The RNA shown here (Glycine riboswitch aptamer) has 113 nucleotides and comes from an Alphaproteobacteria bacterium.
Taxonomically the source falls in Alphaproteobacteria (Bacteria, Pseudomonadati, Pseudomonadota).
The coordinates come from a structure-prediction model, not an experiment, and the mean pLDDT is 77.
It matches the Rfam family "Glycine riboswitch aptamer". From the family's description: This family represents the bacterial glycine riboswitch.

RNA sequence: CUGCGUCGCGCGGGAGAGACCGGUUCGCUGAUUCGGGUUACCGAAUCGACGUACCGGCGCCGAAGGAGCAACCGCCCCGGAAACUCUCAGGCACAAGGGACCGCGCGGGACGU
Numbered sequence: 001c002u003g004c005g006u007c008g009c010g011c012g013g014g015a016g017a018g019a020c021c022g023g024u025u026c027g028c029u030g031a032u033u034c035g036g037g038u039u040a041c042c043g044a045a046u047c048g049a050c051g052u053a054c055c056g057g058c059g060c061c062g063a064a065g066g067a068g069c070a071a072c073c074g075c076c077c078c079g080g081a082a083a084c085u086c087u088c089a090g091g092c093a094c095a096a097g098g099g100a101c102c103g104c105g106c107g108g109g110a111c112g113u
Stems, first nucleotide, its partner, number of pairs: 003113004007107007018058001020057005026051002029048008059092003065088001066086003072080003
C1' cells in the first nucleotide's frame, strides 16, 4: 500500500409453534321483549354468532436477547466457545412487526489476518 474479516449503514431473502378453553370490554349482525311513532323508522334490555383488545388457564415453538454443558482454543489462576440444551424473556390464524443466519451494495476510523 492492497485484499479479506470483524464493525457501521442500506436493500433483498428468512423458519417454527392452539384460528385452544374461559372471562371482561368494544364493534357488527340475527332473534325476542318493551317504549315512542300515521307510515318509514328510532331507542333500550336480554340471548346467540363473528371480530378486535385485555386478563386468567393449559398446551406448544426457538432463529432477538438471556442462561447451561461441550467438541475445540488459550492456559498461572482460570477464561472463551454453537445453529446443541433450557425456555427467564420473546413468540404461536392471515396481515403487520420482530427475526439468528445468508446474499448484494456502500463506507472506511480502529483491530485481526